[in-house]
Context: one part of a larger RNA
Molecule: large-subunit ribosomal RNA, domain I
Organism: bioreactor sludge metagenome
């Protein structure tokens, strides 16, 4: 020193275990904020220094109703003191109180700090000081006060008032801007993609939407919008490359339709004073087999609503009732095991000293709300009609439609490119009008543009109940099972960890003994076992004893 075998050490792998995450169904809810939000700072406990949770100078609270029944005074032992069947702690509704930053909003500012007017009070001989309320921008409305060019006037300006706004927020949504890597086996159109990213905006969904749509071809036929499933990787489109790709129509899902501008009627105000002209409000009126004014007749009080108010009644925020088992055995411990029963609308699932239908929570079933939210129904309110016929007098969305020319956007890259959208330039027609069927003209057929709203059915899930996983089980699942977006790193935008298990219960080791009144450790006691707190099992690498054998 090798190898081999023990026995130990160091390690923290396995192996069970799970408070935690993941995915997803159902139903709620889909918002919070100037009545001060999210988020945060700073207190706040008899002993309470740190730190979480709760709380706000009324500071682990305070108050009324509900519930609920024996214990309480959080995590967290202990120590002192209390509270509680005259009903606490706890749960629930609903109020109070809620420093100080933050939209932050009297100014100011380096975020929690500092200065201030004005009024009303407390207090002083007075000031100082101290409470309470007010003072910010924007916008629209009222009122009052001023007041230009320019005589009335008006713009505008100040002053007060009352209402609304702003910030946050996870995805989904509209709307404005908007890449590159890629892909083409390079690369410029093209493609990634109208993605990501960035602004604004808004609901709970948003957008869309009641035909100037489709079809069809000279016959016919559907009937707002949105989803989905085929139509279809088809038609198309493309340095005809790489790609990119419909739409009619059919199947479903859901169904709903309204309102207004103009003519004309009354009315009031204004300018004009004379024919009128502009405005506001009421009436009317709303469509393409054209409608409607307008002039004649006839003619209903029902039928509808998607909008407000109560009620009933279910649902939701606390709960409650809830069947049935005992004995030996073996164990530290029985739920195992042997025997003999019982429940079952209840043999979901969890705990209990090892595997429990019947020990405990519960489950199946029924039940239950002062209070505060929801409200399918009822019921009041509101609001809501309509035929004939005649007139051809008036009305039916103008810098529009439509060209040119640029340019987006339609599956469509300019293409024979139509429909749409609009920077320039131009610029109509007005029912004998118009506009579309993919260039254009003609037949023909369908449509009524330049105004506005409109549930469902779809899309999401920060949040809250419930519930399920051929979903993980601490290098796994979130980054985070543990006091983690933490400790740490960065000036900073930002990065971002490790860390889980004693026992069935602390019984968590009185007392001695070695030591430095240590750390450690011996013993003695606990325990079913020291599993002794570096605490379950405790692999190998590593190191080390001890024995055997080799040089």
């Nucleotide at each position: 020193g090798g190898c081999a075998u023990u026995c130990g050490g160091u390690g923290g792998a396995u192996g069970c275990c799970u408070u935690g995450g993941c995915a997803c169904c159902a139903a709620g809810a889909g918002g919070c904020g100037a009545u001060g939000a999210a988020g945060g700072a700073c207190g706040u406990g008899g002993c309470a220094a740190a730190a979480c949770u709760g709380c706000g100078a009324u500071a682990a609270u305070c108050c009324a109703c509900g519930g609920g029944g024996a214990g309480c005074c959080g995590u967290a032992a202990g120590c002192a003191g209390g509270c509680a069947u005259c009903g606490a702690u706890c749960c629930g509704u609903g109020g109070g109180u809620c420093u100080c930053c933050g939209a932050a909003u009297c100014g100011g500012g380096a975020a929690a700090c500092c200065g201030a007017c004005g009024c009303c009070g407390a207090g002083u001989c007075a000031u100082g000081u101290c409470g309470g309320c007010g003072u910010g921008g924007c916008c629209u409305c009222c009122a009052g006060c001023u007041g230009a060019a320019u005589a009335c006037a008006u713009a505008g300006g100040c002053c007060g008032g009352a209402g609304g706004u702003a910030g946050c927020g996870a995805a989904c949504g509209a709307g404005g801007g908007g890449a590159a890597c890629u892909g083409a086996a390079a690369c410029a159109u093209c493609u990634c993609a109208g993605u990501a990213c960035c602004c604004u905006c808004a609901g709970g969904a948003a957008a869309a939407g009641a035909a100037a749509u489709c079809a069809a071809a000279u016959c016919a036929g559907a009937g707002a919008c949105u989803c989905c499933g085929c139509u279809a990787g088809u038609a198309g489109u493309g340095g005809c490359g790489a790609g990119c790709g419909a739409a009619a129509g059919c199947g479903g899902a859901c169904u709903a339709g309204g309102c207004c501008a103009a003519a004309c009627c009354a009315u009031c105000u204004g300018a004009a004073u004379u024919u009128u002209c502009a405005g506001g409000u009421g009436g009317g009126g709303u469509u393409g087999u054209a409608g409607g004014g307008c002039c004649a007749g006839c003619g209903a009080c029902g039928u509808g609503g998607a909008c407000c108010u109560g009620c009933a009644g279910a649902g939701g925020u606390a709960g409650c009732u809830g069947a049935a088992c005992g004995a030996c055995c073996u164990g530290g411990g029985a739920a195992g095991g042997u025997c003999g029963g019982c429940c079952a609308a209840a043999g979901a699932g969890g705990g209990u000293g090892a595997u429990a239908g019947c020990c405990c929570c519960g489950u199946a079933a029924a039940c239950g709300a002062a209070a505060c939210c929801c409200g399918a129904g009822c019921a009041g309110g509101c609001c809501u009609a309509g035929c004939u016929g005649g007139u051809a007098c008036c009305c039916u969305g103008a810098g529009u439609a439509c060209a040119a020319c640029g340019g987006g956007a339609c599956a469509c890259g300019a293409g024979a490119a139509a429909c749409c959208c609009u920077g320039u330039u131009g610029g109509a027609a007005u029912c004998c009008g118009g506009g579309a069927g993919g260039a254009c003209c003609a037949u023909c057929u369908c449509c009524c543009a330049a105004g506005c709203c409109u549930a469902a059915g779809u899309a999401c899930u920060a949040c809250u109940u419930g519930g399920u996983g051929a979903c993980c089980g601490a290098u796994a699942g979130u980054g985070a099972a543990c006091c983690a977006g933490u400790a740490c790193c960065g000036u900073g935008a930002g990065g971002g960890a490790a860390a889980g298990g004693u026992g069935a219960a602390a019984a968590g080791a009185a007392c001695c003994c070695c030591c430095g009144c240590g750390a450690g450790g011996g013993g003695a006691g606990u325990g079913a076992a020291a599993a002794g707190a570096c605490u379950c099992u405790g692999a190998a690498a590593c190191c080390g004893a001890a024995u055997g054998u080799c040089u």